[in-house]
Molecule: transfer RNA
Organism: Desertifilum sp. SIO1I2
RNA sequence: GUGGACAUGGUGUAGCGGUAGCAUGUGAGGCUUCCAACCUCUUGGUGUGGGUUCGAGUCCCACUGUCCAUACCA
Numbered sequence: 001g002u003g004g005a006c007a008u009g010g011u012g013u014a015g016c017g018g019u020a021g022c023a024u025g026u027g028a029g030g031c032u033u034c035c036a037a038c039c040u041c042u043u044g045g046u047g048u049g050g051g052u053u054c055g056a057g058u059c060c061c062a063c064u065g066u067c068c069a070u071a072c073c074a
Base pairs, nucleotide, nucleotide: 001070002069003068004067005066006065007064010024011023012022013021018054025043027041028040029039030038047063048062049061050060051059
C1' cells in the first nucleotide's frame, strides 16, 4: 500500500428501519452489632461528518481509530 472485521454508559455485551436492553460498576436506602453477601431504587451510552427515509444503533459514502490477513520484482 491492498483486503476484511469492528466502533453502543466507567467496563463487557445485545439490539428484523419504529420508546436503546442486559450484566457489572457509581450513588442512595434496606438487612446486619460491623463488614461481606443479598434486596429495592437511582445514575449513565450509539466514534466524527454527510446521504437515503415520515423515521437510522441498524442501510449508503467519506474520515478517524482498533484488530486480523497479505504481496510482486530485484